[in-house]
RNA sequence: CGGAGGGUAGGCUAUGACGUUAGCCGUGAAACACCCCGCCGAGGGUUGAUGACGUCUACUCUGAA
Numbered sequence: 001c002g003g004a005g006g007g008u009a010g011g012c013u014a015u016g017a018c019g020u021u022a023g024c025c026g027u028g029a030a031a032c033a034c035c036c037c038g039c040c041g042a043g044g045g046u047u048g049a050u051g052a053c054g055u056c057u058a059c060u061c062u063g064a065a
Base pairs, nucleotide, nucleotide: 010025011024012023013022016056017055018054019053020052021051033046034045035044036043
C1' cells in the first nucleotide's frame, strides 16, 4: 500500500412522524413496487403513508349529526 474476514458508528427496507420489532447494508453499499401494450421508446392502469404491529397526521371511500 492492497485484499479478505470479523466488529462498530450509522444507514436502508416504492410518500410523513413516534414507539416496538424483523431483515439488509455498512459507503462504487443496502433502497428506487406491480400490471398491460404493435414500438422496449413511450404511454396507460393498480395497491399502499408500515418490512411487520400499534399510535398520530395527511389523503381517499361510505354513513350519521

About this RNA:
The RNA shown here (Fluoride riboswitch aptamer (crcB RNA motif)) has 65 nucleotides and comes from a Thermoplasmata archaeon. The source organism's lineage runs through Archaea, Methanobacteriati, Thermoplasmatota and Thermoplasmata. Its Rfam family is "Fluoride riboswitch aptamer (crcB RNA motif)". Gene Ontology terms of the family: positive regulation of gene expression and response to fluoride. On this family, see Baker et al., Science 2012: "Widespread genetic switches and toxicity resistance proteins for fluoride". The sequence was found by an Rfam model in a public genome assembly.